Overview: A computed fold for a 1420-nucleotide RNA from a metagenome, annotated as small-subunit ribosomal RNA. Its mean pLDDT, the model's own confidence on a scale to 100, is 84. The sequence is in RNAcentral, with records from SILVA.
[in-house]
RNA sequence: AGACACGCAAGUCGAACGACUCUAACAUUCUUAGCAAUAAGAGUGUUAGAAAGUGGCAAACGGGUGAGGAAUAUACAGAUAACCUGCUCUUAAGUGGGGGAUAGCUUUGAGAAAUCAAGGGUAAUACCGCAUGUGUUCUAUUGGACUUAUGUUUGAUAGAAUAAAUCCGCAAGGAGCUUAAGAAGGGGUCUGUAUCUUAUCAGGUAGUUGGUGAGGUAAUGGCUCACCAAGCCUAUGACGGGUAGCUGGCCUGAGAGGGUGACCAGCCACAUAGGGACUGAGACACGGCCCUAACUCCUACGGGAGGCAGCAGUCUAGAAAUUUGGACAAUGGUCGAAAGGCUGAUCCAGCGACACUAUGUGAGGGAUGAAGGUCUUCGGAUUGUAAACCUCUGUCAGGGGGAACGAUGAUGACGGUACCCCCAGAGGAAGCCCCGGCUAAUUCCGUGCCAGCAGCCGCGGUAAUACGGGAGGGGCAAGCGUUGUCCGGAAUCAUUGGGUGUAAAGGGAGCGUAGGCGGAUUUAAAAGUCAGAGAUUAAAACUAUGGGCUCAACUCAUAGAUAUUCUUUGAUACUGUAAAUCUUGAGCUUGAAAGGGGAAAGUGGAAUUCCUGGUGUAACGGUAAAAUGUGUGGAUAUCAGGAAGAACACUCGUGGCGAAGGCGGCUUUCUAUUUCAAUGCUGACGCUGAGGCUCGAAAGUUAGGGGAGCAAACAGGAUUAGAUACCCUGGUAGUCCUAACUGUAAACGAUGAUCAUUAGGUGUUCCUGAAUUUUCGGGAGUGCCGUAGCUAACGCGUUAAAUGAUCCACCUGGGGACUACGGCCGCAAGGUUGAAACUCAAAGAAAUUGACGGGGGCCCGCACAAGCGGUGGAGGAUGUGGUUCAAUUCGAUGAUACGCGAAAAUCUUACCUGGGUUUGACAUGCUAGUGGUACUGACCUGAAAGGGAAGGGACCCGAAAGGGAGCUAGCACAGGUGCUGCAUGGCUGUCGUCAGCUCGUGCCGUGAGGUGUUGGAUUAAGUUCCAUAACGAGCGCAACCCCUGCCUUUAAUUAUUUCCGAGCAAUCGGGAUUGUCUAAAGGGACUACUGAGGUCAACUCAGAGGAAGGGGGGAUGACGUCAAGUCCGCAUGGCCUUUAUGCCCAGGGCCACACACGUCCUACAAUGGCCGGUACAACGGGUUGCCAAACCGCAAGGUGGAGCUAAUCCUUCAAAGCCGGUCUCAGUUCAGAUUGGGGUCUGGAACUCGACCCCAUGAAGUCGGAAUCGCUAGUAAUCACGGAUAAGUACGCCGUGGUGAAUACGUUCUCGGGCCUUGUACACACCGCCUGUCAAGCCAUGGAAGUUCUGGGGACUCGAAGCUCCGUGUAUACGGAAUGAAGGUAAACAGGAUGACUGGGGCUAAGUCAAAACAAGGUA
Repeated sequence: AGACACGCAAGUCGAACGACUCUAACAUUCUUAGCAAUAAGAGUGUUAGAAAGUGGCAAACGGGUGAGGAAUAUACAGAUAACCUGCUCUUAAGUGGGGGAUAGCUUUGAGAAAUCAAGGGUAAUACCGCAUGUGUUCUAUUGGACUUAUGUUUGAUAGAAUAAAUCCGCAAGGAGCUUAAGAAGGGGUCUGUAUCUUAUCAGGUAGUUGGUGAGGUAAUGGCUCACCAAGCCUAUGACGGGUAGCUGGCCUGAGAGGGUGACCAGCCACAUAGGGACUGAGACACGGCCCUAACUCCUACGGGAGGCAGCAGUCUAGAAAUUUGGACAAUGGUCGAAAGGCUGAUCCAGCGACACUAUGUGAGGGAUGAAGGUCUUCGGAUUGUAAACCUCUGUCAGGGGGAACGAUGAUGACGGUACCCCCAGAGGAAGCCCCGGCUAAUUCCGUGCCAGCAGCCGCGGUAAUACGGGAGGGGCAAGCGUUGUCCGGAAUCAUUGGGUGUAAAGGGAGCGUAGGCGGAUUUAAAAGUCAGAGAUUAAAACUAUGGGCUCAACUCAUAGAUAUUCUUUGAUACUGUAAAUCUUGAGCUUGAAAGGGGAAAGUGGAAUUCCUGGUGUAACGGUAAAAUGUGUGGAUAUCAGGAAGAACACUCGUGGCGAAGGCGGCUUUCUAUUUCAAUGCUGACGCUGAGGCUCGAAAGUUAGGGGAGCAAACAGGAUUAGAUACCCUGGUAGUCCUAACUGUAAACGAUGAUCAUUAGGUGUUCCUGAAUUUUCGGGAGUGCCGUAGCUAACGCGUUAAAUGAUCCACCUGGGGACUACGGCCGCAAGGUUGAAACUCAAAGAAAUUGACGGGGGCCCGCACAAGCGGUGGAGGAUGUGGUUCAAUUCGAUGAUACGCGAAAAUCUUACCUGGGUUUGACAUGCUAGUGGUACUGACCUGAAAGGGAAGGGACCCGAAAGGGAGCUAGCACAGGUGCUGCAUGGCUGUCGUCAGCUCGUGCCGUGAGGUGUUGGAUUAAGUUCCAUAACGAGCGCAACCCCUGCCUUUAAUUAUUUCCGAGCAAUCGGGAUUGUCUAAAGGGACUACUGAGGUCAACUCAGAGGAAGGGGGGAUGACGUCAAGUCCGCAUGGCCUUUAUGCCCAGGGCCACACACGUCCUACAAUGGCCGGUACAACGGGUUGCCAAACCGCAAGGUGGAGCUAAUCCUUCAAAGCCGGUCUCAGUUCAGAUUGGGGUCUGGAACUCGACCCCAUGAAGUCGGAAUCGCUAGUAAUCACGGAUAAGUACGCCGUGGUGAAUACGUUCUCGGGCCUUGUACACACCGCCUGUCAAGCCAUGGAAGUUCUGGGGACUCGAAGCUCCGUGUAUACGGAAUGAAGGUAAACAGGAUGACUGGGGCUAAGUCAAAACAAGGUA
C1' cells in the first nucleotide's frame, strides 16, 4: 500500500586489463620562420587527474512500509544420522606449460530517439584445453568403533575422475588464485506446543491418503511423474466465511486477567498490479532483467521511457502529522594493499507545548485597612498587604568578552554551542477550567419552559447558588479544558469469583451413544503429581544498588527477576494404567402383597334424545324481566313399548397407580411395574448423559365409519348509545371409533437426575415383626406443623429452596422479538433453531405504609326508613349568572359561592363623565424665608372644589439674643381599595365535636416499618375493663367555665305584699322580709343504694328514693387535608405607578332587564277571613335618646311636655288564645301584586332611588312535574316581641318568650364517617392507571418484478515471457510438446447497494373511536 515534478540515497579498485580521447606539469625529438634568442606547429616519454570500456568485489547489507497472509507466518522447545555457506580466521598441499577470441576503438549502415547491425584490428586475475594430485569424490573387496533406527564414523588394498592467475616491489616481502579439513557467523528443511471470531459454514478431499519405482533439489518429502491400493481429515470443530503482520514488550489491574503491537529490538511479507526466470555463496532481487495490465511522459506516429511503502519535498484525500538543511568530525557499512572514495545508514541542526523533566514570571517591609469595584441587615463587609510607597536581589530573556569535552598523533558538521566572567534594569514573561449533588469552591443583576445548560440525577414557566454577565471563591498551572479510545471500578461472563420456586434462567418426560465422574483390599510400573540438579528463556525494557550530565527526565555499570517449556535423577500417598481378590453399590433367585398402570374382547343399569301407541288439554319453555322457539295438525305432563350414541352417579378419600402426558361401571385374556420378608448367587456389572431414539393433554389435519347429548362458526331473540359480547332459543364442524400426522401447553411443585449426612411432632395408604388385648416397632409411599440452617423477602425445612459430591440443561437490562433472514421438520396450520438496526432509563421481584374497590366484617350519624312541615308551580323581596351600559367597582363559585364581605339617595365608593390640583388630603427630617404673618373673613366668580378679596388680627419659652409652634418656597419623600392569597403573617371555612393523631424507652424486622394503638367485652368517646412484648406519656375525648332545673344561707331598694291607716276610686303613707323575684356564696347526682345479667370486671337493664338518674343548651375544634378563602379589614416581601394607577369636587352608576338559578316572604282559605269584647310574657333598649298623660287627625303622624342617665320613668296595648257575631266554598268578605289619586316622616336633597298612611284598583294563585330540604321534645310547626346596623330605610340577621305535636319496626338500600381485614399493575393516590385500531410527522428495518457492483472457485476457450524436454544442429538459432499470467464464453454460488409497491416495528405535551387489563375492574 493514492499519484508523484526536481535533487540526492551504491559504489569502488589503474597494485587485474588494453586502447587511446581530453587536461595539467616535467623531460625530450622533428618541421617551418629567423643570424640568434625565440615564436608557431607536430610528436614521444613520465607523473597526476577526468570520461568510457573489459575484469573483480559489493549491489541479497543498510533504509522504508504493513497491503497480503489464520499458517509455507510468528513465539518457545527440539531435530537435521536429510542440508548449504562468499568475504573472515586456523591448518595442510600447490600455483607448471599453452591456445583462441572479444568489448573498448575505427569504418560503413539503419533510426526522430532509445538504440541496433555489419566489416577490421586488440589486452587481461575474462574464456578454453594439457600436465601434476597433498587431497576430495566415485566403484569394488575388507577391518574397527558407535548408534533407538533408515545408519554414522574411521582405516587398508585396487581402479577411475578432478585444480590454479597473476599483480606490486630492486629485494626482503606483500596482495591474490587452486584443492582440501576445521572454526565462527549466516541460512534452508522438519517436529511438538501455543496462536482471533463465526455452526444462521457439517461434512471436506482425486495428487486427495499411503505404497513401489523413477525424476528433481543443497537437502527430506506427492515436491513431480508412472503404476498399485482406497484411503485421509472432521463435533477436542474439518471445510467455508470474516478480521488480523507475529513477538520481546506497552497500557491497565491487588492479582487472575483485559486491551494493544507507535518509538527501540528480533522474525516475516511486500516494493504500481500479476506472472517468470537469469546472474550469484546468497535473490526469484525496492533504486536488476523479460512478459502482460493500468497509469504517466517523449515522439518525426514508425517506436520508446518510467515506478519515492529510501531522504527531503509536491498534489490529492482527510479531523490529523516537520526542512526540497549541515557533515562524513564520530559510530558503522562497502570497495581498495594503501592513501582514499562513496554512504539522506548515521551524527547534528531546523519546525511542532506532541510527551517527560527542571526553571522563571520577583523578595522583604508596608493600614489612612486609600481610591475604584461588588455586596449590604446601611452599621458595615470583601477584593486586601493586594496596590501605591520604601528597601533589595538578578535566575531566564537582552548587551559585551572568554571558551571546552566529544580526538591519547591529524581531522569538529554541531558551534563561537554547553559552560564561565562583566553590564543594565522589577524591568520583557499567567493562563485555563470550575463553584446544585456526586465534587473542593456563593452571592448580585439580567432573562422568564424564552434564550440556554447538561457526564448522571436534572435546571429554566418573575425572587434561578444549575442559563448569560459582574463580584468573590476553588482547582491545576506553561498549561488548562473538551472529544475519542483502552483497562479499572464491574463478583456486570464469576478459574480465582455469580446464578436458575416467585427477579433473566430446569429441557414436557423417559431410554440411551460419545464424553465426564465413580465402592473396598493387595501388588507392579511411574503417565498425571511432588522434589533435586542442569539447559534455555537475545539485547533493550522491569526491580535494586552505585556512577555521569549543576538536579531531574535521560543515561552507564553491576546484580536480581524471567511464569511456562525441555533434559535428567529420585519419591509413590492420591488420580490414572496393569494384574489379582472382596461384598456393602447394582442385579438375579424364592415366597407374599398392592393398585382407576397399559392393550384387546365381551357385558350392565340409570339418565338424555328420538320413534310408535294410550290417557289428557292449553299451554309449555325460558329469564333479572322478556322475546325468539314448541303447541289445538293435540305439545308440555303421564303410562307402555322400541331405537341410538356417549359417559360411567353413589363408593371417592390433600386415597391409589404411572417416567411424564395421564388413568375411574363390571368380567375375562395378555402384559408391565413397585413394595415387603427370607436365604442363596453374580461380583462394581454403577451415576449422569451433548447428539440420537421413543412417548407426549387439548385443539388442529388426512381417509373411512359413527353422531344421543354438548357445542366454536352461523342464525334469530333480548340488553345496549352501539353489542359482530356477556343472557336466551336453535345449530354445523368437532367431541366418539379405526389408521396415520402434528409435537405444542401456566406440559407447574413455575423447584433436572443420582448418592450421602443433618432435631422432632402429628395424620394417612401398603407390606411386615414382637405381644396377641390395649400397645411397641421395621420398611416403602403420601400430607400438615416445625428446630438448626438457608433465603432479598415471601417462604423451604429428612418429599430441602439445609450441608457435601457427580453429570446434564439454561441465564446475563427492558422493548424490538416466542420476530426477520437462512437451515431442518410438517399435507397444511405451523414447529424448532434464532439475530440486527433502532429505541428507553428503566423493566422486574418481594415486602411496607397509605389510598381506593360496582371486596368482606363490625359500628355510628335526621344517613335511610317512620312521621311532621316545606322548596321546586304563583306574585313579590333579595343575592348570583348572563346580557346591556360611559360605568353597571371589586371579591366569594360543588359540598365548604349565591338575604355572602355589605343597610349603596349624597357620603360610603373603590367605578364612569366632567371640572380642578402636584412636596400633595396625611407623616417625618433638612435648608431658606416669614408680624399686618398664622388665624378669621363680609363680598365677587363658580355646579362645587377651587380662585380672588375689603376688614379684623394672634400664641408659648426665654438669660431678651433668640428658640418653638404655624405658614410660604425647595429638597428628601408621601400616597396607591394598583398586581401577585401560587412569596407571606394573622384570621376564617371544611372534613368534624369525627375519635382520632403521636412520642420516649423496650422488643421484633437486613430495611421501609411494626408493636404499643391489635384481640374479647363495653361506651357518646383510643370511655373503661380483661387479655397481651410491651411499659408509660403527650395533643385530642371527658371534667374543670357559663346558662337552665331543686334547696340552703346572706342581703332588702327601685322588687314583693298574708299587716295598719287615709282616700269614692286610681292610689298614697307607715310597717314587714315567711314566700316569689332579684344576685352573691354554697349544697345537691357519685351508678351512691337494691335486684338481675356479665369474667366476683368494665358496664348494661330494672327498681326505690329524689327537683333532677346516668341530664338539656353554650363556649371549647387534636395531628393534618383542600397551594381552600382573604394583599379590598389589618400587617407585609417583591414588582409597577409618581403633573398620576395619587388627591379634591359635582353629577351619574353599583338599583339597568328577552332570560336562568339559589335563599326567603305572602298566599291559594272555614283548624279560615272580618267585626266586637277579653286574658297572660320574656329578652332587651333609651340623653345626638326613650318619650307618658292630655288634645288634633280616619291613619301615617302632629301638638305637648310630665318622668327617666333607669328592678323606679318610657318603649309596652304582646300575638296566637278565649267569648260572642258574621261570611258558607266562590277566584269569594280568600289572596294581596300592580296601578291611579292624596298624604306623613327623615334628610341639604326622596326624579333616577327611601319607608309608612288613607281612598280607589284587585294580577297571578284553588296546594304545585322530575327532583329536593329541615327536624327526634319544650324539638318541629305556629304566634308575636326586642336588638344591632353613627339621619331615614328589615320579608334579611341576631336574640326572646307564648301555644305546642307526630314518628323511629329497624340498618337491606342512598350519603358521609370510624375500626379490623382482603385485593391492587394506584402513590398527583379511581377525577388513578392503562390497551388496541384509525389519523399526522419522523426514524431504522424485512419482503419485492428487477437493476447494478464485488468476491472466490469449478468448466470451456485463448495463450505472452520464461524454465524444462524432444528433433535438426559445432553453436547461436529454428521447429515441436508440456506448462503458463492477463483476457474471453456460458452457468451457478456468496456478499453489498438500489427498487415502484408492500409488511410489521419504534418514537413524537394536550387528535378520533371504544373501554380490554389492574378492585370480584363491574362476564374472575